Record summary
A computed fold for an 88-nucleotide RNA from Sporolactobacillus spathodeae, annotated as c-di-GMP-I riboswitch aptamer. Its mean pLDDT, the model's own confidence on a scale to 100, is 81.

[in-house]
RNA sequence: UACCUAUAGAGGCAAAUUUUACGAAAGUAUUAGACGCAAAGCCACGGGCCUAAAACACCAAUUAUGUCAUGGCAGCCGGGUUGCCAGG
Repeated sequence: UACCUAUAGAGGCAAAUUUUACGAAAGUAUUAGACGCAAAGCCACGGGCCUAAAACACCAAUUAUGUCAUGGCAGCCGGGUUGCCAGG
């Protein structure tokens, strides 16, 4: 330096639920919390999934309905990238 393996000691992250804020929503940040996690660090590039404000379609018109990501999910899979401890 590259690869492999096990563990969670020190230290780290934090599902459901919950507080507050933002958002049309999905969701995000934050507070408490701990289901789990060795990349559950980071990047929406490919697939997948969630939402549907605006726009478009429909309509005489509104509501409703439908389509659509330009909005999201990295704790769905793959890919990229960085990295701690121990052993081999």
It was read from a public genome assembly, where an Rfam model found it.